[in-house]
Predicted 3D model of a 73-nucleotide RNA (transfer RNA) from Pseudozyma flocculosa PF-1. The gene name in the source record is tRNA-Gly-CCC-1-1. The sequence is in RNAcentral, with records from GtRNAdb. It matches the Rfam family "tRNA". Rfam links the family to the GO term triplet codon-amino acid adaptor activity. The family's RNA type in Rfam is transfer RNA. NCBI's taxonomy places the organism under Eukaryota, Dikarya, Ustilaginales, Pseudozyma, Pseudozyma flocculosa. Its mean pLDDT, the model's own confidence on a scale to 100, is 81.

RNA sequence: GCGUGCAUGGCAAAGUGGUCACUGCACUCCCUUCCCAAGGGAGAGAUCGUGGGUUCGAACCCCACUGCUCGCA
Numbered sequence: 001g002c003g004u005g006c007a008u009g010g011c012a013a014a015g016u017g018g019u020c021a022c023u024g025c026a027c028u029c030c031c032u033u034c035c036c037a038a039g040g041g042a043g044a045g046a047u048c049g050u051g052g053g054u055u056c057g058a059a060c061c062c063c064a065c066u067g068c069u070c071g072c073a
Base pairs, nucleotide, nucleotide: 001072002071003070005068006067007066010025011024012023018056027043028042029041030040031039049065050064051063052062053061
C1' cells in the first nucleotide's frame, strides 16, 4: 500500500429498516439474615465510533474518515 471483519450503558453481549434499543455481570435502594454470602424485588445509566447521503422513517442500507483485529504484498 491492498483486502476482510469489528466499533451498541462501567464490562460483556443481542438487535440486519418501524412506536419505550433486549439481556447478563457490576452499581444504588429495599426485603430476607445476628452479620456476610446466596436468593427475591425495584431503580439509574447507551439517542448505537465521527461526519454526510438514501428513505415517510436508519443502530441496521450507501460513501468518506478515525481506531482496532486478521490476511496479502